A computed fold for a 1444-nucleotide RNA from an uncultured bacterium, annotated as small-subunit ribosomal RNA. The RNAcentral record of the sequence draws on ENA and SILVA. Its Rfam family is "Bacterial small subunit ribosomal RNA". Its mean pLDDT, the model's own confidence on a scale to 100, is 85.
RNA sequence: GAACGCUGGCGGCAGGCUUAACACAUGCAAGUCGGAGGAGAAGCAAGGCUUCGGUUUUGUGGACACUGGCGCACGGGUGAGUAACGCGUGGGGACCUGCCCUGAGGUGGGGGACAACCGCUGGAAACGGCGGCUAAUACCGCAUGAGCCCUUUUGGGGAAAGCCUUUUGGCGCCUUGGGAUGGUCCCGCGUCGGAUUAGCUUGUUGGUAGGGUAACGGCCUACCAAGGCGACGAUCCGUAGCUGGUCUGAGAGGAUGAUCAGCCACACUGGAACUGAGACACGGCCCAGACUCCUACGGGAGGCAGCAGUGGGGAAUAUUGGACAAUGGGCGCAAGCCUGAUCCAGCCAUGCCGCGUGUGUGAAGAAGGCCUUCGGGUUGUAAAGCACUUUCAGCGAGGAGGAAAGGGGUGUUGCUAAUAUCAACGCCCUGUGACGUUACUCGCAGAAGAAGCACCGGCUAACUCCGUGCCAGCAGCCGCGGUAAUACGGAGGGUGCAAGCGUUAAUCGGAAUUACUGGGCGUAAAGCGUGCGUAGGCGGCCUUUUAAGUUGGAUGUGAAAGCCCCGGGCUUAACCUGGGAACGGCAUCCAAAACUGAGAGGCUCGAGUGCGGAAGAGGAGUGUGGAAUUUCCUGUGUAGCGGUGAAAUGCGUAGAUAUAGGAAAGAACACCAGUGGCGAAGGCGACACUCUGGUCUGACACUGACGCUGAGGUACGAAAGCGUGGGGAGCAAACAGGAUUAGAUACCCUGGUAGUCCCACGCCGUAAACGAUGUCUACUAGUUGUCGGGACUCUAGCAGUCUUGGUAACGCAGCUAACGCGAUAAGUAGACCGCCUGGGGAGUACGGCCGCAAGGUUAAAACUCAAAUGAAUUGACGGGGGCCCGCACAAGCGGUGGAGCAUGUGGUUUAAUUCGAAGCAACGCGAAGAACCUUACCUGGCCUUGACAUCCUGCGAACCUUCUAGAGAUAGGAGGGUGCCUUCGGGAACGCAGAGACAGGUGCUGCAUGGCUGUCGUCAGCUCGUGUUGUGAAAUGUUGGGUUAAGUCCCGUAACGAGCGCAACCCCUGUCCUUAGUUACCAGCACGUGAUGGUGGGCACUCUAGGGAGACUGCCGGUGACAAACCGGAGGAAGGUGGGGAUGACGUCAAGUCAUCAUGGCCCUUACGGCCAGGGCUACACACGUGCUACAAUGGGGCGUACAAACGGUUGCGAAGCAGCAAUGUGAAGCUAAUCUGAGAAAACGCCUCGUAGUCCGGAUUGGGGUCUGCAACUCGACCCCAUGAAGUCGGAAUCGCUAGUAAUCGCAAAUCAGAAUGUUGCGGUGAAUACGUUCCCGGGCCUUGUACACACCGCCCGUCACACCAUGGGAGUGGGUUGCUCCAGAAGUGGCUAGCUUAACCUUCGGGAGAGCGGUCACCACGGAGUGAUUCAUGACUGGGGU
Repeated sequence: GAACGCUGGCGGCAGGCUUAACACAUGCAAGUCGGAGGAGAAGCAAGGCUUCGGUUUUGUGGACACUGGCGCACGGGUGAGUAACGCGUGGGGACCUGCCCUGAGGUGGGGGACAACCGCUGGAAACGGCGGCUAAUACCGCAUGAGCCCUUUUGGGGAAAGCCUUUUGGCGCCUUGGGAUGGUCCCGCGUCGGAUUAGCUUGUUGGUAGGGUAACGGCCUACCAAGGCGACGAUCCGUAGCUGGUCUGAGAGGAUGAUCAGCCACACUGGAACUGAGACACGGCCCAGACUCCUACGGGAGGCAGCAGUGGGGAAUAUUGGACAAUGGGCGCAAGCCUGAUCCAGCCAUGCCGCGUGUGUGAAGAAGGCCUUCGGGUUGUAAAGCACUUUCAGCGAGGAGGAAAGGGGUGUUGCUAAUAUCAACGCCCUGUGACGUUACUCGCAGAAGAAGCACCGGCUAACUCCGUGCCAGCAGCCGCGGUAAUACGGAGGGUGCAAGCGUUAAUCGGAAUUACUGGGCGUAAAGCGUGCGUAGGCGGCCUUUUAAGUUGGAUGUGAAAGCCCCGGGCUUAACCUGGGAACGGCAUCCAAAACUGAGAGGCUCGAGUGCGGAAGAGGAGUGUGGAAUUUCCUGUGUAGCGGUGAAAUGCGUAGAUAUAGGAAAGAACACCAGUGGCGAAGGCGACACUCUGGUCUGACACUGACGCUGAGGUACGAAAGCGUGGGGAGCAAACAGGAUUAGAUACCCUGGUAGUCCCACGCCGUAAACGAUGUCUACUAGUUGUCGGGACUCUAGCAGUCUUGGUAACGCAGCUAACGCGAUAAGUAGACCGCCUGGGGAGUACGGCCGCAAGGUUAAAACUCAAAUGAAUUGACGGGGGCCCGCACAAGCGGUGGAGCAUGUGGUUUAAUUCGAAGCAACGCGAAGAACCUUACCUGGCCUUGACAUCCUGCGAACCUUCUAGAGAUAGGAGGGUGCCUUCGGGAACGCAGAGACAGGUGCUGCAUGGCUGUCGUCAGCUCGUGUUGUGAAAUGUUGGGUUAAGUCCCGUAACGAGCGCAACCCCUGUCCUUAGUUACCAGCACGUGAUGGUGGGCACUCUAGGGAGACUGCCGGUGACAAACCGGAGGAAGGUGGGGAUGACGUCAAGUCAUCAUGGCCCUUACGGCCAGGGCUACACACGUGCUACAAUGGGGCGUACAAACGGUUGCGAAGCAGCAAUGUGAAGCUAAUCUGAGAAAACGCCUCGUAGUCCGGAUUGGGGUCUGCAACUCGACCCCAUGAAGUCGGAAUCGCUAGUAAUCGCAAAUCAGAAUGUUGCGGUGAAUACGUUCCCGGGCCUUGUACACACCGCCCGUCACACCAUGGGAGUGGGUUGCUCCAGAAGUGGCUAGCUUAACCUUCGGGAGAGCGGUCACCACGGAGUGAUUCAUGACUGGGGU
């Protein structure tokens, strides 16, 4: 360096296999020189011969090869290996360096071969073999030779090549000095992770000698010595090319090492050398191996990590292009040739940069879309329309620059005798472009060809509708979705970027979240259990030296590019380019000497020693003591003891317990005893003695920094536990038994073994080993207590003051997240050590070390979660605490629960038994009243603009009477009736018919809602403003002391005030006054009656209903704080809110109600709407709630006699009278009501009867007969009469109401209502008992405390088991990788040796020798093989725990 999805106009500049250093078809990527050499094809020209086919000679020409020279070691690729002098940086010296520059000298004279070529010959091929000829700048002697090399300082050794030419030249060659360039070697420093890798090393470390190399060197060999490296991390393992730089960051850092540049390494894998200046050589050689290809099977060939390209791998990365025109390289004298280096082009939105897709105008705010409160809004000047422009793309025309060279001619200058040559520089001519249809310019036409992607809940810019309904889906985190989703999907609209936009991956940042800059460790993670002490780190005062650190200056270096600054060039920018700065570093030199270090000398304050004194459960050992427990013996004594909440097991008549005496044994040491003492910690407690450590204090003397800390190390180290042998009273795991319990492997009880204890010798090494606070030093307000020592003072004590060492309590500053700490710091600083880095997994696994074992120590990862944690706050909760209240309990009275019936509910049943209400706070509730209606349910029959509303059209007044069919709805007919207004057209109301907008729905959602209601609770609470405190949540106020029914009031008080609640104001009732007296009343007066306020009259009284008074702790006494208030009293009708009602704070329960009503959304529309008939809501094995009536004598029955209140009444109440046993009927007076009426109150009282019984109790049930209401009493009404006469004899567990005119008991009335109460709501009559008290149950209030709860205890939450999935440990083993050691083996090659074979140059005495080659052999060594270890990965029946 990206990839993927959707989309895609142009240009410039860059970039483009990160994976398989996997395998490669094909083409190209390194040649060149005829001015080194021999030979010389085709062709051309000329000549000879000719059978006219040709052949031959000469000249020209120069191909393919060959000898030779230079190059091929550059350029290009890749990053496998490498943790290394590999790289970076700075130094060093014992070296080499072709071509190049510069200097000196030389270049004489000979020789022998080998290719090519020719002949023969082997092989399929690759490639050879033999014989013969030949040249050279190929090869070899000889001569000469210096300033070259060697050397014993005397000598010795040691070279060459020619070619071109226009001939005093040019290019070469040899020897040699110097330079430049390039390279080799060495050193300091820097350079990843792992210690669950701690020891490594034998050529290893050094020396001597030799060899080898260009050169130093264990580089190699022999000998000698035993060294060398390592906690400042050796060795081993893993990973990795390094750097300039790049990305990020404020910086310090962190991450990275594509492109470009420097260095290194590699070239199919491994090994080796040759040639050469240079290689152990990418496109060279040899060998081994793997693979591929050819083959005639004998044998051969190959290496794209060069450029293209192919297959493969992969999420993924391009053309088998053009040109040497430029730049550069190789060769050449040169022309030139070669060059996949390079320059260009092609592909890819991969990145960066630039441009465009139009501009202006344009409101009927078009159409369409979307939304809508239906008015409109929005898309939106957007479009259309009108007027313009033409970049880019398209077409056509023109047209730079990249070109400098080279060649020809000519001139000048230099060299020179020279107008030769040659070189340099001019002028003229000629002339070289892949890109290229170049850049650029002009012309033409026409808005014409050019916009997408993501997002719109918060973070984060941007909102609505529809669909969906915890589904489908979204999601970076929080989290959306369960029927009104701004979060899913679509649409409209909007927002952001824009030829791109999103997603994914990766890095840094934010993250002070590894903290050097720049963090922490009492409770959040984190102080080793504690000492001693090694290395290390740090270290008192003075003087002096030095100059390592440090500071300043100078010099060198820090490549270029990049970054930064200033300029310049492409129209701009990206990009390119010139200069500068910078490169934080390293090295060298000079200077300084404060600080640190080092050396030397001194000092006494740190530290220590000596001397005097002191306290102490400090340690170790030896001995002694008393109390208690237990056991044993003996006596006394008798029936229990013991134990518990209560019991039982147990012990006891074989004599316990108790008691007395005696004996034994073991362990522990009451009181003293104390936030007292000692010790490093663990820890230490009777007394005495012996030994011993430390501490404190006083004053002097001495040593002279001897100190602090302390990785490793080492010692000590509670309890439990372990080993061996003793001891063993009490206690007591395990165990046994008894209880408790649903169970009770527990708590309680009875026993009881290890153990505890001690002795001896060992081990273990851990604890909430805690002050959860490492050690040392210094500094920084105070107050109070206590333990040890000392000094001073006086009043001489039980004193005071000062000082010192401990140990406690508070507290300022300061610190801290807060809590808290606070001279004994958690303050302010310094030194050193240890430790931490989200929770779980886990202090676990594996490995190591230690241990007899138990186990300890060191110590991970996978996986998983979005939290885990601390401190504090407000609530809630507690089988926490304190205070207080309530018919909450208690004390009482009466009930329910048992019976029958009524009524409601559940359940069941049914065509339907409509629906709702569900602990308290549903269940005589909605329903203040279901035969039809109601009615919502079921069955059947009908209607479809509809029973009801609005609008339109037509017809008809409306309306009334009536007939037929039908269960009715409904359908069909008959008759009567013609009204009102009018502009005379018609209109209004009403009815019928028609079309469509619409109606209608007791259909769903009370978890979309309003309203209303229940409940905590008529409980005393709930809040606010300002101030103050706290980082904050919050607190304070509102807490506290009293008091109250009360957050009521008072006092206190960092609070002061205020609001909603409380109370009061309102109503009824209780007393009085006043006003008014009719229908009420009647004292006095009068009249009248059988009787009655009946009448006149009166307003006194009662009463009615308006207004007032009264009660306020106002008065007195006491208590209290002098307060508030409480207690008692007086007065009063009433006394401490007189009694009752209405009145319900902030809020809780997603409490109840969509079926009162209203209402969003959804649903139905010939039906889920509407009408009608019948049925159902009244069912009935059962269960529950609420009631009524009873069970009887405080009663039932009969007869008689009294006394209310409140309320109702015209579709009504209905009197008297009469009929009926009665329900009731009849009757009609009166009354729109203080007048009339319902209306008789009943308990009560008086008398009679019943006599404890299923009854003269009780009345269910059933039969019969009636009455009333109503269209209609069958399903399904109430009442009356006669008959019938069930259960029931006071009710289990449990449970309810009530504190005074209350409970209990008695009746009366009303609402609803045609009729239908045992229900409900009211009314009065009679009229109790009890409350010691607040321990307990329930509910509530305030304060406080704990909390892991906040959906708030109906909370939270632990472990096993069951099911599923995931990762991981062990595991008989199995299969791979890497590697150590010991052996075997030994290709090619190099080196040594060589008695065999061969041999042109030189020597020769001609025999041979020297030398060389081949062969052989030895050494080293790659591949390969064997054995044995180590390490790592994968896998494994089964198994262990862990996570979700």